Molecule: TPP riboswitch aptamer (THI element)
Organism: Neorhizobium xiangyangii
RNA sequence: GCCCGUCGACAGGGGCGUCUGCGCGGUGCGUAGGCUGAGAAGAACCCUUUGAACCUGAACCAGAUCAUGCUGGCGGAGGGAGUCGUUCGGGCCAUUGA
Repeated sequence: GCCCGUCGACAGGGGCGUCUGCGCGGUGCGUAGGCUGAGAAGAACCCUUUGAACCUGAACCAGAUCAUGCUGGCGGAGGGAGUCGUUCGGGCCAUUGA
């Protein structure tokens, strides 16, 4: 000096469903609870190209469930948001001295 990991700063991306009871000028909203999940509006959580966070296909297919992206398939298919540096660890290269 370069590379990898780590850490930090700032910035950015993303989803929020389903079932039941109750209330209400009511096919929705509020509220309490059940289910899955990191997260079901949280000053939270997850993800940022090493990208399965998330979206599209999809009002998809199969199975399970009271029900639901609940599980699997689709599928490493297509799309998808990043830069900087002061930490720590490792590797490599160059130079100088003994």